[in-house]
Molecule: transfer RNA
Organism: Sphingopyxis sp.
């Protein structure tokens, strides 16, 4: 330097152009319990890495950039 894969809630992860963007752990409040723990319920938590673009509409298509991961060439 080329390619190519990944970035979504605190973790781990889904979401193939149209409702208000989800689920698992977790977290915080209720039950229940002699008390924990399970286990029921209800809840808070997101500028979808970031900037532009197409569209009526973009997590989702384009193009740019940032950060990892990887393969390949380059180095003296």
């Nucleotide at each position: 330097g080329c390619g190519u894969c990944u970035a979504u809630a605190g973790c781990u992860c889904a979401g193939u152009g149209g409702u208000c963007a989800g689920a698992g752990c977790g977290c915080c409040g209720g039950c229940c319990c002699g008390a924990a723990a399970a286990g029921c319920c209800g809840g808070a938590g997101g500028u979808c890495g970031c900037g532009g673009g197409u569209u009526c509409g973009a997590u989702u298509c384009c193009c740019g950039u940032u950060a990892g991961g990887u393969g390949c060439a380059c180095c003296a």